[in-house]
RNA sequence: UUGUUAUCACGAAAGGCAGAGGGAUUAGACCCAAUGAAGCCUUAGCAACCCUUUACUCAUAAAGAAGGUGCUAAAUUCUACUUUAUUCUGAAUUUAUUCAGGAUUUAGACAGAUAACCA
Numbered sequence: 001u002u003g004u005u006a007u008c009a010c011g012a013a014a015g016g017c018a019g020a021g022g023g024a025u026u027a028g029a030c031c032c033a034a035u036g037a038a039g040c041c042u043u044a045g046c047a048a049c050c051c052u053u054u055a056c057u058c059a060u061a062a063a064g065a066a067g068g069u070g071c072u073a074a075a076u077u078c079u080a081c082u083u084u085a086u087u088c089u090g091a092a093u094u095u096a097u098u099c100a101g102g103a104u105u106u107a108g109a110c111a112g113a114u115a116a117c118c119a
Base pairs, nucleotide, nucleotide: 001119003117004116005115006114007113008112013043014042015041016040017039021032022031023030026080027079028078029077044072045071046070049068050067051064052063053062054061055060076111081108082107085104086103087102088101089100090099091098092097093096
């Protein structure tokens, strides 16, 4: 780095160094930031993927947190592509249907993050 599988509306911050950006990428929106951003370090915490113990044939379930990761503003900050439903506006005609657009909304895709495994 590629691939496979699982998860992504829960949860959890203080200090030191540093000094202007940051929220993955493109666009838009909206936020955070000199009352100190990114980054690095220390300590603490969250969670339970790997892990440990027990039950069990397995699947799985319960408990735990020593160790390997991860995480500790906002849903993966929101939208974008397809789609469900409701509603509004406009147009057309068969007068209750079709089409176009907007708002809200359902499910999914794409992209991304993390873990475990494989090459």

Overview: The RNA shown here (SAM riboswitch aptamer (S box leader)) has 119 nucleotides and comes from Gelidibacter sediminis. The coordinates come from a structure-prediction model, not an experiment, and the mean pLDDT is 81. The sequence was found by an Rfam model in a public genome assembly.